Bacterial RNase P class A from a Deltaproteobacteria bacterium, 369 nucleotides, folded computationally.
It matches the Rfam family "Bacterial RNase P class A". Rfam classes the family as a ribozyme.
RNAcentral holds the sequence, with entries from ENA.
């Protein structure tokens, strides 16, 4: 200078005018104050609060999965571990168990798992052909039978430790020496693990994002949660006064009456609906300094108060000025843009979106001192 990794700022700025919400004063006008964000967004995790269930403890079902530490609490973060990628700063990791059990492992292959042999090697045997020192086999060939074999090829994602050597007819962990596996040990670490050593020739490969096993942790339900006022209408329950009876029912038959039923109008009460009022914003709160700890993160002292709207305000115009892009064009002028989005009970994550820019720190390659 390039050309990469990490992390983080920044999300136009002042002013005028005229509006919207909310809050101080009892109201109203005026006046002051305040009035969207890093994601308010996806609603994907935990939690706070709220109401319903609930003795205890199981089973079913769900969710997490290296350690360790943080945290109200996580599926979240921090720093470690192991494994993987990159020359490297550094990234990515759904990372418990496959000798509890069941299950799969397409196609191709001989075989997908207590094994087997397709080609190929190698060994006897048996009879052809061939040769030739010619009647017998020293040796070549291609076949069959019966056997070794697991080096080599060929299959598949994956083939029964890798690799060199010694061995062997040929071959093989059958020996050896090295990695690599397994067990035990001793050291270092809180721990996940690392490292060093001893023995053992290796003991059925993968799939648990298959069932399942194990460890740990889980009730449901959402502010439209809940509560508290309360209308017109229609229905509902009591009281009262009234009406129907030719014909309901009880009062021993019958007839008055009385009660019950029906049904009308007044009061009264309760229950829900609209509406209203609370929950609702002082909080696991913000900022700045100070301690701790590598980090997440905590302690501690000062300040400070920072939307609460309910069909939902938070805007509109102008005017300077700043950034970036065209375009005339010396200086300058002119046109154009200025992301991604927008509260809705509250917080801690994650995830996704974001224009012009800018800061830090580190890491590769060149040049030059």
């Nucleotide at each position: 200078u390039g050309g990469a990794g990490u992390g983080g700022a920044c999300g136009c700025a002042u002013g005028a005018u005229c509006g919207c919400c909310g809050c101080u004063u009892a109201u109203u006008c005026c006046a002051g104050c305040g009035g969207a964000g890093g994601a308010a967004a996806g609603u994907c995790c935990g939690a706070a609060c709220u109401c319903c269930a609930c003795a205890g403890g199981g089973c079913a079902g769900g969710g997490u999965g290296g350690u360790u530490c943080g945290u109200a609490a996580c599926a979240c973060g921090a720093a470690c571990u192991g494994g993987g990628g990159g020359u490297g700063a550094c990234c990515c990791u759904c990372a418990g168990g496959a000798c509890a059990g069941u299950g799969c492992c397409a196609c191709a292959g001989a075989a997908a798992a207590u094994a087997u042999a397709c080609c190929g090697c190698c060994u006897g045997c048996c009879g052809c052909c061939u040769g030739c020192u010619u009647u017998g086999c020293a040796g070549g060939g291609a076949g069959g039978c019966a056997g070794g074999u697991a080096a080599g090829g060929g299959u598949g994602a994956a083939a029964u430790g890798g690799c060199g050597g010694a061995g062997u007819a040929a071959g093989a962990g059958c020996c050896c020496a090295c990695c690599g596996c397994u067990u035990c040990c001793a050291u270092g670490g809180u721990g996940a693990c690392a490292u060093g050593g001893a023995a053992g020739g290796c003991a059925c490969g993968g799939c648990a994002a298959a069932c399942c096993c194990c460890a740990c942790c889980c009730g449901g339900u959402g502010c439209a949660a809940g509560a508290c006022c309360a209308a017109a209408u229609a229905g509902g329950a009591a009281a009262g006064c009234g009406u129907u009876u030719g014909a309901g029912g009880a009062u021993u038959g019958c007839c008055c009456g009385u009660c019950c039923a029906a049904u009308g109008c007044u009061u009264u009460c309760g229950g829900g609906u609209a509406g209203g009022u609370u929950g609702c914003u002082a909080g696991a709160g913000a900022u700045g300094c100070c301690g701790g700890g590598c980090g997440a993160c905590c302690g501690g002292c000062a300040u400070c108060c920072c939307a609460g709207a309910u069909a939902a305000a938070u805007g509109a115009u102008c005017a300077u000025g700043g950034c970036c892009c065209c375009g005339u064009a010396u200086u300058a002028c002119g046109g154009g843009g200025u992301a991604c989005a927008g509260g809705a009970u509250u917080c801690g994550g994650c995830u996704u979106a974001c224009a012009c820019u800018c800061c830090a720190c580190u890491c590769c390659a060149g040049a030059a001192u």
The gene name in the source record is rnpB.